[in-house]
């Protein structure tokens, strides 16, 4: 130096170009003499940066940052 992944909630991942979900964990309430489990509920997201392209972008193109990998 070239190559290719991947980059969304506190953590692991979803999600055909058309309302951003799930478990887990963090709060709340139930339930127990109390703790755990279990069951309910409300919360949490400028989808890594800048920009293009569409009516419409998490998605599709650029260009940057970071991660891992491969080849030289």
């Nucleotide at each position: 130096g070239c190559c290719g992944a991947c980059a969304u909630a506190g953590c692991u991942c979803a999600a055909u170009g058309g309302u951003a979900g799930a478990g887990c964990a963090a709060c709340g309430c139930u339930u127990u003499u109390g703790u755990a489990a279990a069951g309910c509920g409300a919360a949490g997201g400028u989808u890594g940066u800048g920009g293009g392209u569409u009516c419409a972008a998490g998605u599709c193109c650029c260009u940057c940052u970071g991660u891992c990998g491969g080849c030289u």

Transfer RNA from a Minisyncoccota bacterium, 72 nucleotides, folded computationally. The sequence is in RNAcentral, with records from ENA and MGnify. The same sequence occurs in records of 2 taxa. Its Rfam family is "tRNA". The family's RNA type in Rfam is transfer RNA. Rfam links the family to the GO term triplet codon-amino acid adaptor activity. Rfam's curators write: Transfer RNA (tRNA) molecules are approximately 80 nucleotides in length. Lineage of the source: Bacteria > Bacillati > Minisyncoccota.